A computed fold for a 1503-nucleotide RNA from a metagenome, annotated as small-subunit ribosomal RNA. RNAcentral holds the sequence, with entries from SILVA. The prediction has a mean pLDDT of 84.
């Protein structure tokens, strides 16, 4: 750093996915070690157990025990004494540290700066000053009571550093006075006055002190705390208003301190679009991951903070809590109980139960750091050191190294050579990291505390503290680490992926099945996408999935985007906040820049030594922290004040066009209707028609009159307005633009969120009007249908007042204003010069309004002074398709309805603009038996055929629109044959190979439907170097053989079609980003992309022609079997004979035609028309000849083939059957329906073919097919062989016939083992249907059609079929409007599987998810009100009371009650909001093959 995905291919536009790097992670499969970290992200859910905050006997009483001694004596007890002394009380001190969680919080809660002149601080340090005098309780303990306990209560008697009284009182502190000082409220000095303190223990002493710890009161410090205030970090505006102690104020409480903190009163304030309030959600912060960076995103671990301790609400006590392991009340839970009352609170460390995808051991130690207390020993510390558990992350190392080709065996693929696995394995040599055993020596540890000494400096506040002596104890870890010796390749490799993105492929199995997928997408018999295997690729004690977060993604764009058509400019103005804002000058210093400085904890990160054997981790050090304050400074811009321009804007003045706009008045013309009149059979409407109208007199014509609505020419890409709009004359009101020349103001201006106005058409409300028109709505017509186009009609409306709606493709789909940037040609309105008789012109210039067009932009269309071009300001809007411009709110509105405006859900796309095709019931030009013109025909009949359908043991299998269907099949009675029945054979009917034996090959017999099988007969061959070898036959044996079995959509070859249509193409150039283009388009012209011309194109290639058969003339050669003029013999005749060599003909070679000549059109070119001439004229007539491709088009049953399948059978023989069946239905053909004709006789004239398995003459026989026979002929000699229509004549007379010839009987021929299923012919006899054939359809333009007849392949035999062959031989073509099929250009598209394409929308069926819904639950919250526990804090009249005080009565004070006021659970009432669920319902949304239409893509058939 990109990548895949939209499209047949293309650019862009956008979404969607993907590489990366993280985790407190989870899952899955696998796990050798070791270091260093990390481990309930859920249920602030409950907890069983044991720890987690004590300590001080140097505060004070002193007990129980326990040693010693001792009295008394009842020899085991009393009691004293001494030392020692647990526990438990009193009393200090800590318990507020320390460790836990993130429930609550959007807050001065944190973070940064900073106030405190408004505050407090225990232990500690220092500095000044005291520790004196009494007094009276009380616990424990002792006796007793009451309870089940928990505990509780009454008597006795006792100490203090407990507790109280006085003394003193520097200082503080409080009230007053005076002076200093300070920007302030402070702070210093003096001076009166009030009311306040204290505790004592321990050592040691020479008994006098001295020292140590402590008490008091007091100043300073240090530390930690409170408190205030600027900035600074989430979402929703579908939360717009909100607040009564609410804002200030004045005096009271009140606290350590300022405040409505509280409370009387007083006044109405405070906040809020710069987002107040309300909801929702969240502990904040250093950091931490990402990222190029700005940012996103995150708040485990470690550290600062705040908050919390089972929920809630209190205080208490203390320097400090309104207090995790205190207290007191409520609740909810869980225990205990003797039922009467207790007792708890792991969100402390381990541990359990739930929850959950997940998260540990009920572990050792106080040895190290640290914290509580103590003088100290020392205690105590789940803080904190470590150790287990877990690959959860990170680093580190190991699973072995060298050397070995027979490139081993096995596997895998194989084109059968080999290639891979793979130097890997195996063998040899070697090391020992890890590992097992064993060992010894040192680090955390002593320089600490402690104790006992000795000195130092006076620094920096110290007796701390340094420094040194000497004394003497400590290790949980730890069987540690690290080292050292033995041993032995020994103990150690797994996960993912190989269709592209994405490194890495083949086999098998599977076959839309069963999987797979992260996204395109794979799987339907050849899967590199599924699953194994093999073999590769990647990483590795791990690897892959999942989730999550940033990235990639400039896909929210400050760096860094858009907005004419991709999503996107407000319908349009005015105009408020705001944003920006001319020119000169001087002034300030908020922005702005700078230099100083303080702050940004540590710890991360960054660099740089450094220490573990490296790392990871640790440890020092620098530098950074863009940010905040203070302070000095600089004035250019930008704000501000200030004075001053005039070119932005506005005023005036002289002119000017103008369907702006509002009212009133007025006008002809059309149309309707109504009145008469003339005059009659229509009219109207339409593709046709019909509904309507009209003899009661329409329409059409003439007069006259009514209403109503709109204003023809002019008029024009013309004019005006801000849009929406405005169109007939006049008049009265009015707004706006435009020239010009300058006279004033003096920036007074651009923009504009909300506000407010305007706003077409439809609508809507009152009221009018109402001609034409005309939604509904009726007829009437088209249609399969027609609730539509199309006609006849008509009702709202449409038109006027007033009044609402407020939206439109309100569009230039281009916001408004400024500036700058080539030209040229219209037009409108103005000024001005120039010429000019007017009109008209020409040049400059202005405001407007059009067409090209340079640059320049743009995906491209394109847009270009009227910019989408370069720039400025300012606002509106976008962020993937659908769901949806919907639902709920909210607001607006009589209604319709409008605004604002989502989510779930689903899909990989939706889209723009261009390119190429294909397509149109677009357009243009052209062309073809395409139509049209003729001519004949099929479609009815009956037979052939072939198909589909049915049947059937089987009807063997293919061909299926043209382009299957008289096709494969150029010929199924056996064979053929592939079916089907049955009966057989398994190395096989066929090919190679090997062993073993026989010549081969043959007579004949039985059995049998044959195949076969059984016997049986004759026969020993050929070549040989003598070993043998060649065919050839039998037997065996496995390798193979074999398959007309299956895939034509695994293939090849061959074919058919578009179509013998003129077209497909490339090379270099150019153009375009680019798919493409261009050339091949254009004007002409041809059968033709054929030829010219023209031309950014300038050649070439495959097609086309030509070249090649054949035919039509001649002409040269050569004449046999052809040929016969002329000369001759001969016959009844005949080239039959001799000769000929001219004709004809046959087969070779040429010659001939090229628009070559001549006239015209044409551009003078290509070519076209007419002409000569010529046998032929403009490709002469035919033939072969098929471009690039299209149809997965036909063909595995010609052949050949890859893969699958059968292998005693899916192969192989046989014998019979079938392939020929028949209610029917298609398509191709014969024959006919008759007189252009049958019938009968008689006459002529081809060509082109075959022929030895043949073709057969002549002759005799049959009525005849044919039969006998057999001469000629391997063919220009023989023979098939009579050609036939035609002509001559006869007959027949329009009938089912002298047409027509089916069926059918019966008698033969012929081939052939073999004509029952089932051949052709022949003869008699028979004698159906058909009288030219609906719709609809074929063929054919010159020797064609028709029409006659002839021969071939194929074949024993079987043609109406194929395939040639000749004979007779037409008609007709105006023309290209249709219809089919094609070609070129062009246009339109949402088709590219290309119109047989796409596709919409109701129904029906599944699922999903929302919305509405009588309502029902819960949470959560507002108001109002009841209720008031502890508790504080006022009152108190009732109870009670050691210390002071008394005049002994009592007072002070104090407790208990009791009450007021606040409040917490808690309850009633109503109201919000949120979430759940509701019978029925609404409309989305998905979902191979549903119905009914055909909306919309072309002119999509009504744009």
């Nucleotide at each position: 750093a990109g990548a895949g995905u939209u499209u047949g291919a293309u650019c862009c536009u956008g979404g969607c996915u993907c590489a990366g790097a993280a985790c407190g992670a989870a899952c899955g499969c696998u796990g050798g070690c070791g270091g260093c970290g990390c481990g309930u992200u859920u249920u602030a859910a409950g907890c069983a157990u044991g720890c987690a905050a004590g300590u001080c006997g140097a505060a004070c009483g002193g007990u129980a025990g326990u040693a010693g001694a001792g009295u008394g004596c009842u020899u085991g007890c009393a009691c004293u004494c001494u030392a020692u002394g647990a526990g438990a009380g009193u009393g200090g001190c800590g318990a507020a540290c320390g460790g836990g969680u993130g429930a609550g919080u959007a807050a001065c809660a944190c973070g940064u700066a900073g106030g405190u002149g408004a505050u407090c601080u225990a232990u500690c340090u220092u500095g000044a000053g005291g520790u004196u005098u009494g007094g009276g309780a009380u616990a424990g303990c002792c006796u007793g009571u009451g309870g089940a306990a928990a505990c509780a209560c009454a008597g006795g008697g006792u100490a203090a550093u407990a507790c109280c009284g006085g003394a003193u009182a520097u200082g503080a502190c409080c009230u007053g006075u005076a002076g200093a000082u300070u920007g302030c409220g402070g702070u210093c000095u003096a001076u009166a006055g009030g009311g306040g303190a204290a505790a004592g223990c321990c050592g040691c002493u020479u008994a006098g002190g001295c020292g140590g710890c402590g008490c008091c009161u007091u100043g300073a410090g240090c530390u930690g705390a409170g408190c205030c205030u600027g900035c600074g970090g989430c979402u929703c505006a579908u939360u717009a208003g909100u607040u009564a102690g609410u804002u200030g104020g004045u005096g009271g409480g009140g606290u350590a301190a300022c405040g409505g903190c509280u409370c009387a009163c007083c006044a109405a304030g405070g906040c809020g679009a710069c987002g107040a309030u309300g909801a929702g959600u969240a502990g904040c912060c250093g950091g931490c991951c990402u990222g190029a960076g700005a940012g996103g995103g995150u708040g485990a671990u470690c550290g600062g903070c705040c908050a919390c301790a089972c929920u809630g609400g209190g205080a208490c006590u203390g320097a400090g809590a309104c207090a995790c392991g205190g207290c007191c009340c409520a609740g909810a839970c869980u225990c205990c109980u003797a039922c009467g009352g207790g007792a708890g609170g792991c969100a402390g460390c381990a541990g359990c139960u739930a929850a959950g995808a997940a998260u540990c051991u009920u572990c050792c130690g106080c040895a190290a750091u640290g914290g509580g207390g103590g003088c100290a020993a020392c205690c105590c510390u789940g803080a904190c050191g470590g150790a287990g558990c877990g690959a959860c992350g990170c680093c580190g190392c190991g699973u072995g190294g060298a050397c070995g080709a027979a490139g081993a065996a096995g596997g895998c693929c194989g084109g059968a050579a080999g290639g891979u696995u793979g130097u890997a394995a195996a063998g040899u040599c070697c090391u020992u990291u890890u590992c097992c055993u064993g060992g010894g020596g040192g680090a955390g540890a002593a320089u600490a505390a402690u104790g006992a000494g000795u000195g130092g400096a006076g620094g920096g506040a110290a007796u701390a503290c340094c420094a040194u002596u000497c004394a003497g104890a400590u290790g949980a870890c730890g069987u540690g680490a690290a080292c050292c010796a033995g041993g032995g390749a020994a103990u150690a490799a797994g996960c993912c992926c190989c269709g592209g993105c994405u490194a890495a492929u083949u086999a098998c199995g599977u076959g839309c099945c069963a999987g797979g997928a992260g996204c395109c997408g794979c799987g339907g018999u050849a899967a590199c996408a599924c699953g194994u295997a093999a073999g590769g690729g990647g990483c590795g004690a791990g690897c892959g999935u999942u989730g999550u977060u940033c990235g990639g993604a400039u896909u929210u764009a400050u760096u860094g985007g858009g907005c004419g058509u991709a999503a996107a400019g407000g319908g349009c103005g005015u105009g408020u906040a705001g944003g920006c804002g001319g020119u000169a000058a001087g002034g300030u210093g908020a922005g702005u820049c700078u230099g100083g400085u303080g702050u940004g904890a540590a710890a991360u990160a960054c660099c740089c030594c450094g220490g573990c054997u490296c790392a990871a981790c640790c440890g020092g050090g620098a530098g950074a922290g863009c940010g905040c304050g203070c302070u000095g400074g600089a004035a250019a811009c930008u704000g501000u004040c200030u004075u001053a321009c005039u070119u932005g804007a506005g005023u005036g003045a002289u002119g000017g066009a103008g369907g702006g706009g509002g009212a009133g008045c007025u006008g002809g013309a059309a149309u309707u209707c109504c009145u008469g009149g003339u005059g009659u059979a229509g009219g109207g409407g339409u593709g046709a028609a019909a509904u309507c109208u009209g003899u009661a007199g329409a329409g059409a014509u003439c007069a006259g009159g009514a209403a109503g609505a709109a204003c023809a020419c002019c008029g024009g890409a013309g004019g005006c307005g801000a849009a929406g709009g405005c169109g007939a004359g006049c008049u009265c009101c009015u707004g706006g633009c435009c020239a010009u020349u300058u006279a004033c103001u003096g920036a007074c201006g651009c923009u504009g969120a909300g506000g407010c106005g305007c706003g077409a058409a439809a609508g809507c409300g009152u009221g009018g009007g109402g001609a034409g028109c005309g939604a509904a709505c009726a007829g009437g017509a088209u249609u399969a249908g027609a609730u539509a186009c199309c006609c006849u009609g008509g009702u709202a409306g449409u038109c006027c007042a007033c009044g609402c709606u407020g939206u439109a493709a309100a569009c230039u789909a281009u916001g408004u204003c400024g500036a700058c940037u080539a030209g040229c040609c219209g037009u409108u309105g103005g000024g001005u010069c120039c010429a000019u008789u007017u009109a008209a012109g020409g040049g400059c210039u202005u405001a407007g309004u059009g067409g090209c067009g340079c640059a320049g932009c743009u995906a491209a269309c394109g847009c270009g002074a009227u910019a989408a071009g370069u720039c400025g300001a300012c606002c509106g809007c976008c962020u993937g398709g659908g769901g949806a411009g919907u639902a709920c709110g909210g607001c607006c509105g009589c209604a319709a309805g409008g605004u604002u405006a989502a989510a779930a859900c689903u899909c990989a796309a939706a889209g723009g603009a261009a390119u190429u095709g294909a397509c149109g019931g677009g357009g243009g030009c052209c062309c073809g038996c395409a139509c049209a013109a003729g001519c004949g025909g099929u479609g009815g009949a009956g037979c052939a055929u072939g198909u589909g359908g049915u049947u059937u043991a089987a009807u063997u299998c293919g061909a299926u629109g043209c382009a299957a269907c008289g096709c494969g099949a150029a010929g199924a009675a056996c064979c053929u044959u592939a079916c089907c029945a049955g009966c057989c054979c398994u190395u096989g009917a066929c090919a190679u190979c090997c062993u073993c034996g026989g010549a081969a090959c043959u007579u004949a017999g039985c059995a049998g439907a044959g195949a076969u099988g059984c016997u049986u007969u004759g026969g020993u061959g050929c070549c040989u170097u003598c070993g043998g070898g060649a065919g050839c036959c039998g037997a065996g044996a496995g390798a193979c053989a074999g398959g007309u079995g299956c895939u034509g959509c695994a293939u090849g070859g061959c074919u058919g079609u578009c179509g013998u249509c003129a077209g497909c193409u490339c090379g270099u150039g150019u153009c375009g980003u680019g798919a493409g283009a261009u050339g091949u388009u254009g004007g002409g012209u041809u059968a033709a992309g054929u030829c010219c011309c023209g031309u950014a194109a300038c050649g070439a290639g495959c097609g086309c022609a030509a070249c090649c058969c054949u035919u039509g003339u001649c002409c040269u050669u050569a004449g046999u079997u052809g040929c016969c003029a002329g000369c001759a013999c001969a016959u009844a005749a005949u080239g039959g004979u001799g000769g000929g060599a001219a004709c004809u003909c046959u087969a070779a070679g040429g010659a001939g035609a090229c628009u070559g000549c001549c006239g015209g059109u044409g551009a003078u070119a290509a070519a076209c028309c007419g002409g000569a001439g010529g046998a032929a004229g403009g490709u002469g007539g035919g033939g072969a000849u098929g471009a690039c491709g299209u149809c997965a088009a036909g063909u595995c049953a010609u052949c050949a083939u890859g893969g699958c399948c059968c292998u005693u059978a899916u192969g192989g023989g046989c014998u019979g059957g079938g392939c020929u069946a028949c209610a029917c239905a298609c398509g191709u053909g014969c024959u006919a329906c008759a007189a252009u004709g049958g019938u009968c006789g008689g006459u002529a004239c081809a060509a082109a073919g075959g022929g030895u398995u043949g073709c057969a003459a002549g002759a005799g026989c049959g009525c005849g097919a044919g039969c006998u026979g057999g001469a000629g002929c391997c063919a220009a000699u023989c023979c098939c062989a009579g050609a036939a229509a035609a002509c001559c004549g006869a007959u027949c007379g329009u009938a089912g016939u002298c047409c027509g010839g089916a069926u059918u009987g019966c008698a033969g021929u012929c081939u052939g083992c073999a004509a029952c299923u089932c051949g052709a012919c022949u003869g008699c006899a028979u004698g159906a249907a058909g009288u030219c054939g609906g719709a609809a359809u074929c063929g054919c333009u010159a020797g064609u059609a028709a029409u006659c007849g002839c021969g071939a392949a194929u074949c024993a035999g079987a043609a109406u079929g194929u395939c040639g062959c000749g004979g007779u031989g037409a008609a007709u073509a105006c023309g290209u409007u249709c219809c089919c099929g094609g070609g070129c250009c062009u246009u339109g598209u949402a088709c590219a599987c290309a119109c047989c394409g796409c596709c919409c929308g109701u129904c029906a069926c599944a699922c999903c998810a929302u919305g509405g819904g009588a309502g029902u639950u819960g949470g959560u919250u507002g108001c109002a009100c009841c209720a008031g526990a502890a508790g504080u804090a006022g009152g108190u009249a009732g109870c009670u009371u050691a210390a002071c005080c008394u005049u002994c009565g009592g007072g002070a004070g104090g407790g208990c009650g009791c009450u007021u006021a606040c409040c917490a659970c808690g309850g009633u009432g109503u109201g919000g909001u949120c979430a759940a669920u509701g019978a029925c319902u609404g409309g989305g949304g998905u979902g191979a093959a549903g119905u009914c239409g055909g909306a919309a893509c072309a002119a999509g058939g009504u744009a």